[in-house]
Context: one part of a larger RNA
RNA sequence: GAUUGAACGCUGGCGGCAGGCUUAACACAUGCAAGUCGAGCGAGAAAGCUCCUUCGGGAGUGAGUAGAGCGGCGGACGGGGGAGUAACGCGUAGGAAUCUGCCUAGUAGUGGGGGACAACAUGGUGAAAACCAUGCUAAUACGGGGGAAAGCGGGGGACCUUUGGGCCUCACGCUAUUAGAUGAGCCUGCGUUAGAUUAGCUUGUUGGUGGGGUAAUGGCCUACCAAGGCGACGAUCUAUAGCUGGUCUGAGAGGAUGAUCAGCCACACUGGGACUGAGACACGGCCCAGACUCCUACGGGAGGCAGCAGUGGGGAAUAUUGCACAAUGGGCGCAAGCCUGAUGCAGCCAUGCCGCGUGUGUGAAGAAGGCUUUCGGGUUGUAAAGCACUUUCAGUGAGGAGGCGAUUGACGUUACCUACAGAAGAAGCACCGGCUAACUCCGUGCCAGCAGCCGCGGUAAUACGGAGGGUGCAAGCGUUAAUC
Numbered sequence: 001g002a003u004u005g006a007a008c009g010c011u012g013g014c015g016g017c018a019g020g021c022u023u024a025a026c027a028c029a030u031g032c033a034a035g036u037c038g039a040g041c042g043a044g045a046a047a048g049c050u051c052c053u054u055c056g057g058g059a060g061u062g063a064g065u066a067g068a069g070c071g072g073c074g075g076a077c078g079g080g081g082g083a084g085u086a087a088c089g090c091g092u093a094g095g096a097a098u099c100u101g102c103c104u105a106g107u108a109g110u111g112g113g114g115g116a117c118a119a120c121a122u123g124g125u126g127a128a129a130a131c132c133a134u135g136c137u138a139a140u141a142c143g144g145g146g147g148a149a150a151g152c153g154g155g156g157g158a159c160c161u162u163u164g165g166g167c168c169u170c171a172c173g174c175u176a177u178u179a180g181a182u183g184a185g186c187c188u189g190c191g192u193u194a195g196a197u198u199a200g201c202u203u204g205u206u207g208g209u210g211g212g213g214u215a216a217u218g219g220c221c222u223a224c225c226a227a228g229g230c231g232a233c234g235a236u237c238u239a240u241a242g243c244u245g246g247u248c249u250g251a252g253a254g255g256a257u258g259a260u261c262a263g264c265c266a267c268a269c270u271g272g273g274a275c276u277g278a279g280a281c282a283c284g285g286c287c288c289a290g291a292c293u294c295c296u297a298c299g300g301g302a303g304g305c306a307g308c309a310g311u312g313g314g315g316a317a318u319a320u321u322g323c324a325c326a327a328u329g330g331g332c333g334c335a336a337g338c339c340u341g342a343u344g345c346a347g348c349c350a351u352g353c354c355g356c357g358u359g360u361g362u363g364a365a366g367a368a369g370g371c372u373u374u375c376g377g378g379u380u381g382u383a384a385a386g387c388a389c390u391u392u393c394a395g396u397g398a399g400g401a402g403g404c405g406a407u408u409g410a411c412g413u414u415a416c417c418u419a420c421a422g423a424a425g426a427a428g429c430a431c432c433g434g435c436u437a438a439c440u441c442c443g444u445g446c447c448a449g450c451a452g453c454c455g456c457g458g459u460a461a462u463a464c465g466g467a468g469g470g471u472g473c474a475a476g477c478g479u480u481a482a483u484c
Base pairs, nucleotide, nucleotide: 001484002483003482004481006480007479008478009477010476013356014355015354016353017352018351019349020348021314026312027311028310030309031308032307035073036072037071040070041069048061049060050059051058052057080267082265089192090191091190092189093188094187095186098184099183103180104179105178106177107176108175109174110173114142120135121134122133123132124131125130151172153170154169155168156167159166160165193239194238195237200230201229202228205227206226207225208224209223210222211221212220242264243263244262245261246257247256248255249254269290270289271288272287273286292303293302294301295300320346322345323344324343328342329340330339331338332337359389360388361387362386369380370379371378372377393425395420396419397418399416403411428473429472430471431470432469433454434453435452439468440467441466442465443464449456450455
């Protein structure tokens, strides 16, 4: 000098664009963050309103609605923080022994039967969470045979019909198969922090054969056989650390770093395990163990913010329990649409970068006041006042987009345009001995204090404190910390 996810002190007008728990992967109240499909299936309320009534109730509507259940697809994406990991984890360049739902292209098919389980009803247990028994029922749910399969909805001339439909056609499905695309798993060369005050490490260890296992190669696992394998080109051990594109600095080489954004990895209270599935050993799924918190009738249960807000705590320090699905994207659905704390926006903060403003011109009686003085004056200083103007920004009133060809706008009291009023509402901070731009007076008297280094202060201090003046930057200015 440059830089920062900064903090602190003093000060603070506006806007645009960014950024905002670096510490306790500490604990979490509350709300929301993953649902959707009635064009797969069976069943199906209530309030309210109207009418009737023997005043008990009944009928219609609400409504085949709500809310559940079976079934399908999606909850493996999106979002979070970086604990672990020195590793084929990442980066880069290759490889062969693999799988791939939805999507694209092609080929062929989509027939006949059966028995259940929820929901529901009845009964029971329990404080609750929940559960048990019996009975009924449908399907694109499930078995058996055929080689595999599953149908549903819209439209329709003749014909048939049990009035559901058959039949034809279209769309969405389903089955088998061949390719593609995408995604994923696996293997290898090279690169990837420090320590030798860590020198030896290893028994499924290294290799072979048979077998098992996996989508797939392989000691991945197992039985037998052999005795190997790694290491001063640093094995093993210890410490530290997510890696990269990048970022900061530097002329470069390099050094430092890995916030925001993007790719990959690993994690989801701690440890372990599998189930389902095309895909998980699964953040808002399941089981077991542990710690912690909560409920309990003491028998037993419930929970997991490193999602978005928010709370406590820690800390020098880091924001709203906001609006909307209008756009982009995602899930489901034929669609309408529903869901979406992803996302788009708004709120807070000078945290940073950038832009603008706090007036302009004129004005010497060089006013008053302040400071200083050699008492003549000098300086503050065209500065102010005065006179003449302007209205950016902020303010008030009216109008008012684009954001996809059409519908749809949270933002939005938007941007923008126009009118009005009045200089009106808007300047500080640090420094002034040398380095280093900028000097005098008073106070103090090695005291009080200053200080980055040299050093100032013991009675004339340009170095301390105040004042006047000046210098530098400016909505900021200084200090501290950190990197080059």